[in-house]
């Protein structure tokens, strides 16, 4: 430097609930918790999936992303331990 693993050491992160707050909402934030995670660190680039403030019309459980999910997959980048 690459692989491959999480058995071992040192750790890390926090799903669902609850509370408080932001948002039209999906959903984010903290805090308490801890179902899992070998990248369950970070990137919205590619799909997917969720919501429809505003907009469309044929007026509907209806269409739409400019909004959101990195713990949905798929790709970039960085990364601790053991081993080859």
């Nucleotide at each position: 430097a690459u692989c491959u693993g999480a058995a071992a050491a040192a750790g890390g992160c926090a799903a669902a609930a609850c509370u408080g707050u932001c948002g039209a909402a999906a959903g984010g934030c903290a805090g308490u918790g801890a179902c899992g995670c070998a990248a369950a660190g970070c990137c919205g680039c590619g799909a997917a999936u969720c919501u429809a403030a505003g907009g469309u019309c044929u007026u509907g459980a209806a269409c739409u992303a400019u909004g959101a999910u990195a713990g949905u997959c798929g790709g970039g980048c960085u990364a601790c331990c053991a081993g080859a």